[in-house]
Order: sequence, then C1' cells, then structure tokens
RNA sequence: GGGCCUGUGGUCUAGUGGUUAUGACGCAUCGUUGACGUCGAUGAGAUUCGCAGUUCAAUUCUGCGCAGGCCCA
Repeated sequence: GGGCCUGUGGUCUAGUGGUUAUGACGCAUCGUUGACGUCGAUGAGAUUCGCAGUUCAAUUCUGCGCAGGCCCA
C1' cells in the first nucleotide's frame, strides 16, 4: 500500500427497516446469614464509534472517515 471482517451499558452479547435496544456477568440497595458467600427481590447503567446519504421512518441499508482484527504485498 491492497483485500476482507468487526464496532450496541463497565465486560461479553441479541437485533437483519417501525414495538419500551435483549440477555448474561459485574455494580448498588433490600431480604436471608453472627458475618462473608450462595440464593431471592428491586434498581442504576447505552449520544447503538463519528459525519453525511437513502427512506415517512435507520442499531439495521449506502458512502467517507476513525479504531481494532485477519490475509496479501
């Protein structure tokens, strides 16, 4: 330098044009315990990487960037 793939809470992740963006782990509070852990209940936590475009409507489709990964040179 070229090609391909990926980007969603703190971490991992579901979503394939329209419902309140899903779940697990983690975190906080409460209950349980002598205490911790386990278990149960509740809650907080996301500018869906950025800017444009298409569309009545974009996390989703398109373009250009940015970041990361793989391959080629």

Notes
A computed fold for a 73-nucleotide RNA from an archaeon, annotated as transfer RNA. Rfam family: tRNA. Rfam's curators write: Transfer RNA (tRNA) molecules are approximately 80 nucleotides in length. The family's RNA type in Rfam is transfer RNA.